[in-house]
Context: one part of a larger RNA
């Protein structure tokens, strides 16, 4: 100087408390451990591994296993030799699971005629490796933590390590600002500048809008309008600016006015010096080591989907604030041409047939659902719950046996609110309801977004956890 303390002081954070809803019990989904297996590819392991890499394993992917091929190789650059009217594409025959092997046939370059591009074979230098080492590395990422810290120049003090500044009194979300001060300044962080949301104005008016006017087949449909909504570009607006109180007359704090918004308005992006030899050699790059008729490469099939069990994360429930049936409202944000697909017809349905429109503020996906109105059920393992199983189908795809999703009929399991323990959340939040997208042929209870309905509680900081500053002790560095 740090680190540590079941030392002290001050202060924060859904850290506790106060509340609301869960997990832990059930069934299923998914990841992991374990076990099994020819293989169940590999990585990730307290927080910060475990719906994680994987924004989607039937083949492919695929790295694993079994078997069958291949050896200058599937792709790349060059050397020497040799052969060929080329390279490439299509067809046929035989073997084969395919890869591939053997045979045959058709089409078709430039040229200064030496040859060149290109290809086959032989050879060499080299290719190739998701092989090892993340404890050799770059890059990227997680985490403490959006915590308020981390440092430097000069000066001063100290023999020196170092100190001071950065401590102190207030204040703040903040090393934020003010005052004081052997310090004076400065840098990286904080804040602001950026995006979005909330209000207003200007500009613009189609594909969007419809107040007034006219028409109407009744749908902004038509004429028309440029007001409104909206769209998207530019601006305004909030700064403790004003008033009162308080405070050291400071920084600020409390209350009020006006205002769409008030003291950082809400949300996002943004992550200092560093820590964890944290993670990643399987994104990529790369040192070293290793393999080179194999640890490379091609193919078929299998596996990654196994199942006595254990754990994590979720979905659906256990019902009446509910379930079922009928009727009836109101979104936002997205996606669409090998695509979205209206309408009509067929099918109980998944879906099928036909095809209008749309490269989309125009057309389509697309009925939002909870809600509201009415009816039934009357507390029961039930008109709750839907697992499991049998049968019949639909769709995608070369192909759904291992191993897809969905539909219909039948079947109807566990489950009556979950022990010890444990998680999230402070407001348009939790809870609850549906909708969209990426990946994607197909496959979503996961992930990323969108809106609808919409709470309760916070006395307080003694305690648990994490963190910041000052101080103290130390046989630790």
């Nucleotide at each position: 100087u740090g680190a540590c303390g079941g030392g002290g002081g001050c202060c924060c954070g859904c850290a506790c408390a106060a509340g609301c809803g869960g997990u832990g019990g059930a069934g299923c989904a998914u990841g992991u451990g374990g076990u099994u297996u020819a293989a169940u590819u590999c990585g990730a392991c307290g927080c910060a591994a475990c719906g994680c890499g994987a924004a989607g394993a039937a083949c492919c992917u695929u790295a694993c296993c079994u078997g069958g091929g291949u050896u200058u190789g599937a792709a790349c650059u060059g050397u020497g030799g040799u052969g060929g009217a080329a390279a490439g594409g299509g067809g046929c025959u035989g073997g084969g699971a395919a890869a591939c092997c053997a045979g045959u046939u058709c089409c078709u370059c430039c040229u200064u005629c030496g040859g060149g591009a290109c290809c086959g074979c032989c050879u060499c230098a080299g290719a190739g490796g998701u092989g090892c080492u993340g404890c050799a590395u770059g890059g990227c990422u997680g985490u403490c933590g959006u915590c308020a810290g981390c440092u430097c120049g000069u000066g001063u003090c100290g023999u020196g390590a170092g100190a001071u500044g950065u401590u102190g009194g207030g204040u703040u979300a903040a090393g934020u600002c003010c005052c004081g001060u052997a310090a004076c300044g400065a840098g990286c962080g904080c804040a602001a500048c950026c995006c979005u949301u909330a209000c207003c104005c200007u500009u613009a008016g189609u594909u969007g809008c419809c107040a007034g006017c006219g028409g109407g087949u009744c749908g902004g449909c038509c004429g028309g309008g440029a007001a409104c909504u909206c769209u998207a570009a530019g601006g305004g607006g909030a700064c403790u600016g004003c008033c009162g109180g308080u405070g050291a007359u400071a920084a600020g704090c409390c209350g009020g006015a006006g205002g769409a918004a008030g003291g950082c308005g809400g949300g996002g992006a943004u992550g200092a010096c560093g820590u964890c030899a944290a993670g990643u050699c399987c994104u990529c790059a790369u040192g070293g080591c290793c393999c080179u008729u194999a640890u490379g490469u091609c193919c078929a099939g299998g596996g990654c989907u196994a199942c006595a069990c254990a754990c994590g994360u979720g979905c659906u429930a256990c019902a009446a604030u509910g379930g079922u049936c009928g009727g009836u409202a109101c979104a936002a944000a997205g996606g669409g041409u090998u695509g979205c697909g209206a309408g009509a017809c067929c099918g109980c349905g998944a879906g099928g047939u036909u095809u209008a429109g749309c490269c989309a503020a125009u057309c389509c996906c697309a009925u939002a659902a909870a809600g509201c109105c009415g009816a039934c059920c009357u507390c029961a393992g039930u008109u709750c719950g839907g697992a499991u199983u049998g049968g019949a189908g639909u769709c995608u795809g070369c192909a759904a046996c291992u191993c897809g999703a969905c539909u219909c009929c039948a079947u109807g399991a566990a489950g009556g609110u979950g022990g010890a323990a444990u998680c999230g959340c402070u407001a348009g939040u939790a809870a609850u309801c549906g909708c969209g997208g990426a990946u994607c042929a197909g496959c979503a209870u996961g992930c990323c977004g969108c809106g609808g309905u919409g709470a309760a509680u916070a006395c307080g900081u003694u305690c648990c956890c994490g963190g910041g500053c000052c101080u103290u002790g130390u046989a630790c560095a």

Record summary:
The part of an RNA shown here (small-subunit ribosomal RNA, 3' major domain) has 477 nucleotides and comes from an uncultured prokaryote. Model confidence (mean pLDDT): 84 of 100.